[in-house]
Predicted 3D model of an 86-nucleotide RNA (c-di-GMP-I riboswitch aptamer) from a Syntrophobacterales bacterium. The source organism's lineage runs through Bacteria, Pseudomonadati, Thermodesulfobacteriota, Syntrophobacteria and Syntrophobacterales. Its mean pLDDT, the model's own confidence on a scale to 100, is 82.
RNA sequence: UAUCGAAAAGGGCAAAGUUUACCGAAAGGUGAGAGCGCAAAGUCACCGGCCUAAUGCCUGUCGGCCAAGGUAGCGGGAUGUCCGAA
Numbered sequence: 001u002a003u004c005g006a007a008a009a010g011g012g013c014a015a016a017g018u019u020u021a022c023c024g025a026a027a028g029g030u031g032a033g034a035g036c037g038c039a040a041a042g043u044c045a046c047c048g049g050c051c052u053a054a055u056g057c058c059u060g061u062c063g064g065c066c067a068a069g070g071u072a073g074c075g076g077g078a079u080g081u082c083c084g085a086a
Stems, first nucleotide, its partner, number of pairs: 004084002012038002018033006036073001042079003046076003049071003056065003
C1' cells in the first nucleotide's frame, strides 16, 4: 500500500418498522421522537434495476405510455474514511 473484519476504545450514521409537523401531483424527502440495522447505511443518479406519472402524448370512455421527479439502506462504478489481529 492492497485485501480483510477478530478483540477493544472513542465516536458516527440511522429503517424497508413507527409517531408527529412540514414540503411534494405522487413516489419520496426534511425536522423532531424512536432504534431495525450499518465499517462506509459517508458523498455522487455515471450504468443497470426498482418506485411514481404531475406535464406531455395516445385514446370515444375506461385507461395506457413517457422522467426532466425519486431510490446511494437494490446492485455496479467513481471518490473519501475510525480502529486493528489473523